A computed fold for a 265-nucleotide RNA from a Chloroflexota bacterium, annotated as Bacterial large signal recognition particle RNA. It was read from a public genome assembly, where an Rfam model found it. The model forms 92% of the base pairs in the Rfam consensus. Model confidence (mean pLDDT): 78 of 100. Lineage of the source: Bacteria > Bacillati > Chloroflexota. Rfam family: Bacterial large signal recognition particle RNA. Rfam classes the family as a non-coding RNA gene.
RNA sequence: UCGUGCUAGGCGGGGAGCUAGCGGUGCCCUCUACCCGCGAUCCGCUAUAGCGGGGCUGAAUUCCUUCUCCCGGCUCACCGCUACCGAGCCUGCCAUGGACGAGCGGCGUUGAGGAUUUGGGUCUUGCGCGGCAGAGCCCUAUGAACCCCGUCAGGUCCGGAAGGAAGCAGCGGUAAAUAGUGCGCUCUGGGUGCCGCAGGGUCGCCCGGUCUGAGCUAGCUGUUCGAGGCAAGUCGGCAAGUAUGGGUCAAAAGAGGGUGCACGA
Numbered sequence: 001u002c003g004u005g006c007u008a009g010g011c012g013g014g015g016a017g018c019u020a021g022c023g024g025u026g027c028c029c030u031c032u033a034c035c036c037g038c039g040a041u042c043c044g045c046u047a048u049a050g051c052g053g054g055g056c057u058g059a060a061u062u063c064c065u066u067c068u069c070c071c072g073g074c075u076c077a078c079c080g081c082u083a084c085c086g087a088g089c090c091u092g093c094c095a096u097g098g099a100c101g102a103g104c105g106g107c108g109u110u111g112a113g114g115a116u117u118u119g120g121g122u123c124u125u126g127c128g129c130g131g132c133a134g135a136g137c138c139c140u141a142u143g144a145a146c147c148c149c150g151u152c153a154g155g156u157c158c159g160g161a162a163g164g165a166a167g168c169a170g171c172g173g174u175a176a177a178u179a180g181u182g183c184g185c186u187c188u189g190g191g192u193g194c195c196g197c198a199g200g201g202u203c204g205c206c207c208g209g210u211c212u213g214a215g216c217u218a219g220c221u222g223u224u225c226g227a228g229g230c231a232a233g234u235c236g237g238c239a240a241g242u243a244u245g246g247g248u249c250a251a252a253a254g255a256g257g258g259u260g261c262a263c264g265a
Base pairs, nucleotide, nucleotide: 001265002264003263004262005261006260009057010056011055012030013029014028015027020046021045022044023043024042034054035053036052037051038050063258064257065256066255067254068253072249073248074247075246076245077244080242081241082240084237085236086235087234090233091232092230093229094228096226097225098224099223100222102221103220104219105217106216107215113212114211115210116209117208119207120206121205122204123200124199125198126197127196128195129193130192132189133188134187135186136185137184138182139180140179141178142177148173149172150171151170156165157164158163
């Protein structure tokens, strides 16, 4: 140096958490790298730190280790941003009451506003008229088997006869009642009426007359004094997320270094 056969080792790793500590199951991140049993009110161990059993590979691209890189996790600080909770002084927004009367507008010599009243109305009482509602009368129609009227066929009764009597149906009419009609009449009633007459009353309001003679109005803008709501800005709190910086662990990847035994040639 080569060949053959073994052994150590390897056959995933990591983070947080749990634990005296280690590992596992479970959660999470990476990644693809055997099987079976046990195992979160846990299971098995002891710095040689899962236990028990089986299988593959095996001294090097594969085992051990160092460095680089970095998925991802944990932690500290800081205050930046977002979000959440609260407050409502200030700015802002919404909506609003009072006062003023500068601007705009409206009304006004076809008379603002003020004064006055020998005038009326609004208010109230009585009477009248009309109207509405109800009732009654009148008119028309219907309307009583009998206990309403008139006439009473037939039939019945009295009579020797002449002639009388009562009287059902029918017909006509009427009562109670029903229905209808109406420029009709009467009575009753009212929060009835642009109505009339008479009286009462008249604070206020409306209209008119008379006198005087230039303002009145707050509708809009505006000024001012308030009070209400919203919470965008603002202030405070809070413990979350994220950003920044530090620390720590770290998969996979890359580059190095190290590491057996036996036999034979």